[in-house]
Context: one part of a larger RNA
RNA sequence: UGACGGGGGCUCACACAAGCGGUGGAGGAUGUGGCUUAAUUCGAGGCUACGCGAAAAACCUUAUCCUAGGCUUGACAUGCACGGAUUAACCUCGUGAAAGCGAGGCCACACUCGCAAGGGUGGAACGUGCACAGGUGCUGCAUGGCUGUCGUCAGCUCGUGUCGUGAGAUGUCGGGUUAAGUCCCUUAACGAGCGAAACCCUUGUCACUAGUUGCCAGCGCGUCAUGGCGGGGACUCUAGUGAGACUGCCGGUGUUAAACCGGAGGAAGGUGGGGACGACGUCAAGUCCUCAUGGCCCUUAUGCCUAGGGCUGCACACGUCCUACAAUGGCGUGCACAAAGGGAAGCAAACCCGCGAGGGCAAGCAAAUCCCAAAAAACACGCCUCAGUUCGGAUUGCAGGCUGCAACCCGCCUGCAUGAAGCCGGAAUCGCUAGUAAUCGCGGGUCAGCAUACCGCGGUGAAUGUGUUCCUGAGCCUUGUACA
Numbered sequence: 001u002g003a004c005g006g007g008g009g010c011u012c013a014c015a016c017a018a019g020c021g022g023u024g025g026a027g028g029a030u031g032u033g034g035c036u037u038a039a040u041u042c043g044a045g046g047c048u049a050c051g052c053g054a055a056a057a058a059c060c061u062u063a064u065c066c067u068a069g070g071c072u073u074g075a076c077a078u079g080c081a082c083g084g085a086u087u088a089a090c091c092u093c094g095u096g097a098a099a100g101c102g103a104g105g106c107c108a109c110a111c112u113c114g115c116a117a118g119g120g121u122g123g124a125a126c127g128u129g130c131a132c133a134g135g136u137g138c139u140g141c142a143u144g145g146c147u148g149u150c151g152u153c154a155g156c157u158c159g160u161g162u163c164g165u166g167a168g169a170u171g172u173c174g175g176g177u178u179a180a181g182u183c184c185c186u187u188a189a190c191g192a193g194c195g196a197a198a199c200c201c202u203u204g205u206c207a208c209u210a211g212u213u214g215c216c217a218g219c220g221c222g223u224c225a226u227g228g229c230g231g232g233g234a235c236u237c238u239a240g241u242g243a244g245a246c247u248g249c250c251g252g253u254g255u256u257a258a259a260c261c262g263g264a265g266g267a268a269g270g271u272g273g274g275g276a277c278g279a280c281g282u283c284a285a286g287u288c289c290u291c292a293u294g295g296c297c298c299u300u301a302u303g304c305c306u307a308g309g310g311c312u313g314c315a316c317a318c319g320u321c322c323u324a325c326a327a328u329g330g331c332g333u334g335c336a337c338a339a340a341g342g343g344a345a346g347c348a349a350a351c352c353c354g355c356g357a358g359g360g361c362a363a364g365c366a367a368a369u370c371c372c373a374a375a376a377a378a379c380a381c382g383c384c385u386c387a388g389u390u391c392g393g394a395u396u397g398c399a400g401g402c403u404g405c406a407a408c409c410c411g412c413c414u415g416c417a418u419g420a421a422g423c424c425g426g427a428a429u430c431g432c433u434a435g436u437a438a439u440c441g442c443g444g445g446u447c448a449g450c451a452u453a454c455c456g457c458g459g460u461g462a463a464u465g466u467g468u469u470c471c472u473g474a475g476c477c478u479u480g481u482a483c484a
Base pairs, nucleotide, nucleotide: 001484002483003481004480005479007478008477009476010475011474012473013472015468016467019432020431021430022429023428026323027322028321029320030319031318032317033316034314035313042053043052065309066308067307068306069305070304071303074132078131079130080129081128082127083126090105091104092103093102094101095100109122110121111120112119113118134298135297137296138295139294143292144291145287146286147285148283150281155194156193157192158191159190160189161170162169163168174185175184176183200275201274202273203272205243206242207241208240209239210238211237215232216231219230220229221228246269249263250262251261252260253259325425329384330383331382332381333380334379341372342371343370346365347364351360352359353358391422396417397416398415399414400413401412402411438460439459440458441457442456443455444454
């Protein structure tokens, strides 16, 4: 100087408390361990691995995964030498599961010589050979880059000066204050940098500009009806430019300070809400399977191609979720109101067929125009009356639909039948402080097909705390130390 303490002081955080909803019990989905297997490819491992890499494992993907069949300058790049005028490509045949192997047919391009037949040269390409290619092989403890975590915590440093023999200290401490090393005061310190804040995006209010594909107040036309039409720019909205919030104003407290408390005005008030943004560093944290890269290793194989299988195996254990156990509910009928997105190898209306998944035909739309598209919970009415039930939907049988070369291993969906466990969950444990939790649906990426996952969107919309004794983590000061 640090680190540590079942030392002290001060302070903070859904850390506890207060409260709401869960997990741990059930069934299922998914990941992991284990077991099994010819193989069940690899990585990730307390917090910070385990719906993680994977924003889609039937083939492909896919890997030293396994079994089997094949290739050897190679699936891919560059260069050199030689060969020959046909080979390659293309077509046909044999063999084969394919890849591959073998056989046959066919014929080119540019330049140049030539009347022509034909000849010469060259590039691409082929064959042979050589350099080399190739490796998701090893080492993340050789590395770059990227990422997680402490943590959006308030810290981490420097120049000069001063103090100390020196390591170093001071500044950065102290008194207040803040979300903040934020600001003020004091001061052997005076300044500065990286962080905090601000600048950026979005949302909340208003104004201006603009008015189509959006809108429709007033005027008119038309319809069973609809901004459908003429027209209009008021309004909503769209999207561009501005305004607006700064403790600016008032009162109080305070050291005349910084600031804090209350109030006014205001759409918004003290960082308005949300996001992007992550200091010096820590964990030899993670990744050589994104990529890059040193070293090592393989080179008729650890490279490459192909078929089939596996990654989906199941006594069991754990994590994360979905659906429930019902009446604040289930079912039926009726009837409203979103936002954000996607669409041409695409989204597909209306109509017809089908109980349905879906099929047929097909208008419109590169989309504020057309389509996906119904929002759902809500609301109204009716039935059910506490029951393993009109709860719950696992499992299984049969019959179908869709995608795709192909649904046996191993897809999704529909109808009928079947109706399992489950009556609110031990010890323990998680999230959340407001448009949040809870609850309800909608969209997107991936994608031929497949979503209870992920990333977004809006609808309905609470309860509880203004406390810091304790648990956990963190910051500053101080103290002890046989630790570095």

This is a predicted structure of a 484-nucleotide part of an RNA (small-subunit ribosomal RNA, 3' major domain) from a metagenome. Its Rfam family is "Bacterial small subunit ribosomal RNA". The prediction has a mean pLDDT of 83.